[in-house]
The RNA shown here (glmS glucosamine-6-phosphate activated ribozyme aptamer) has 162 nucleotides and comes from Clostridium manihotivorum. The coordinates come from a structure-prediction model, not an experiment, and the mean pLDDT is 81. Its Rfam family is "glmS glucosamine-6-phosphate activated ribozyme aptamer". A reference for the family is Winkler et al. (2004), "Control of gene expression by a natural metabolite-responsive ribozyme", Nature. The family's RNA type in Rfam is riboswitch.

RNA sequence: UAUUUAUUUAAAGCGCAAGGGGUUAAAUUUUUGUAUGAUAUUUAACCUGACGAGGAUGAGGAGUAUCGAUUAAUCAGCGGGUGCCUCACGGUAUGAUACUACCGUUAAAGUCUGGCAAAACUAAAAAGUGAUUUUUAGAACAAAUCCAGACGGGUAUCAAGA
Numbered sequence: 001u002a003u004u005u006a007u008u009u010a011a012a013g014c015g016c017a018a019g020g021g022g023u024u025a026a027a028u029u030u031u032u033g034u035a036u037g038a039u040a041u042u043u044a045a046c047c048u049g050a051c052g053a054g055g056a057u058g059a060g061g062a063g064u065a066u067c068g069a070u071u072a073a074u075c076a077g078c079g080g081g082u083g084c085c086u087c088a089c090g091g092u093a094u095g096a097u098a099c100u101a102c103c104g105u106u107a108a109a110g111u112c113u114g115g116c117a118a119a120a121c122u123a124a125a126a127a128g129u130g131a132u133u134u135u136u137a138g139a140a141c142a143a144a145u146c147c148a149g150a151c152g153g154g155u156a157u158c159a160a161g162a
Stems, first nucleotide, its partner, number of pairs: 014079003019075001020048009030038001051068003057088005089104005095158005110151006121138007
């Protein structure tokens, strides 16, 4: 250093990093010749690669699964995932049952009104040759299938009330 086993900790814009991009070092290439410089290539090491809001009944299945912000590689890719589909269970639709519809324990869709960030940015500290990483302070700015309020609902039988 690699592999195997065991234990512990850690997550969902979460994890990885082989494409790509960047930094440092060495070597090489092109330009009449030399030197310097610049460009390009190779090798090695290192760096980067999602900013928050929001999201969990159970089982199975498939699989690029909500919203906006950014000086826009937050690209392309692999894995995972609270989303989606089916079934079960549960809730609501005056009470009960069945069906139907819509939902998921804050348990109708829908319409209208209102509401809610962090990065980026500026200034500074620390580490590193550097790319960059960690942190502090300041001033902001969103949208939604999120939050709040208003409006907003079946068929049949029986019961109750009028």